[in-house]
The prediction has a mean pLDDT of 85. Transfer RNA from a Patescibacteria group bacterium, 71 nucleotides, folded computationally. It was read from a public genome assembly. Rfam family: tRNA.

RNA sequence: GGGGGCUUAGUUUAAUGGUAAAAUGACGCUCUCCAAAAGCGUAGAUGGGGGUUCGAUUCCCUCAGCCCCUG
Repeated sequence: GGGGGCUUAGUUUAAUGGUAAAAUGACGCUCUCCAAAAGCGUAGAUGGGGGUUCGAUUCCCUCAGCCCCUG
């Protein structure tokens, strides 16, 4: 230089173009003499920009980052 893959919550993963889900972590409450465990609840995310579409995490282009293959 060329080709391919990946990017979603603090972390690990879902989501067949139609209200973004769960686990874990954080915080609050219940329980307890106290704590742990357990139970209940709250907040929290689609890498940036553009396009297609009534509607985009999903399809297209581009940029950035990470990984792999190759000259």